RNA sequence: CCCGCCGAGGGGCGCUGCAAGCCCGGCCCGCGCAACGCGGACAAGGGAACAGGCUCGGCGAAGGUCACCCGUAACAACGGCGCCCGUUAAUG
Repeated sequence: CCCGCCGAGGGGCGCUGCAAGCCCGGCCCGCGCAACGCGGACAAGGGAACAGGCUCGGCGAAGGUCACCCGUAACAACGGCGCCCGUUAAUG
């Protein structure tokens, strides 16, 4: 560094919706004597659902890189639209 898991980044409701995943889906493939039959995969496209998919920290497996060994620090910045709650600060 990649992958997986856990936690955190205050919270709730509503709306829209990209990607991934899911469903449908022409040609195609297999089975079948055949059938407007059964099954498989699936383009364009469609549908349902969808606003922690991001970052940080920890853990885990294998691999890669670096490396003589040991030790040390820090806890952030962000997240579509609308409304509300909470927290903090300032002013009245």
Molecule: SAH (S-adenosyl-L-homocysteine) riboswitch aptamer
Organism: Gammaproteobacteria bacterium